The prediction has a mean pLDDT of 80. A computed fold for a 73-nucleotide RNA from Pachysolen tannophilus NRRL Y-2460, annotated as transfer RNA. The sequence is in RNAcentral, with records from ENA and Rfam.
[in-house]
RNA sequence: GCGUGGAUAGUGUAGUGGUUUAGCAUUCUAGCCUUCCAAGCUGGGGACUCGGGUUCGAAUCCCGGUUCACGCA
Numbered sequence: 001g002c003g004u005g006g007a008u009a010g011u012g013u014a015g016u017g018g019u020u021u022a023g024c025a026u027u028c029u030a031g032c033c034u035u036c037c038a039a040g041c042u043g044g045g046g047a048c049u050c051g052g053g054u055u056c057g058a059a060u061c062c063c064g065g066u067u068c069a070c071g072c073a
Stems, first nucleotide, its partner, number of pairs: 001072007010026004018056001028044005049065005
C1' cells in the first nucleotide's frame, strides 16, 4: 500500500429498515430481607465511533474519515 471483519451503558454483548422507552448480564444507586455482612428480591440511573447520503422512516443500507484485529505484498 491492498483486501476482509469490527466499533452499541463503566465492562462483556444481542439487535439485518418501523411496533417496548435500543434488550440481556455485570456495575452504580434506593428500598425490602437479615442481629450485621454476603446472597436473594423490587425499583431507578447510564450506550448506538465521527461526517455525509438514500428512505416517509437508519444502530441497521451506501460513501468517506478515525481506530482495532486478521490476511496479502
Taxonomically the source falls in Pachysolen tannophilus (Eukaryota, Opisthokonta, Fungi, Pachysolen). Rfam family: tRNA.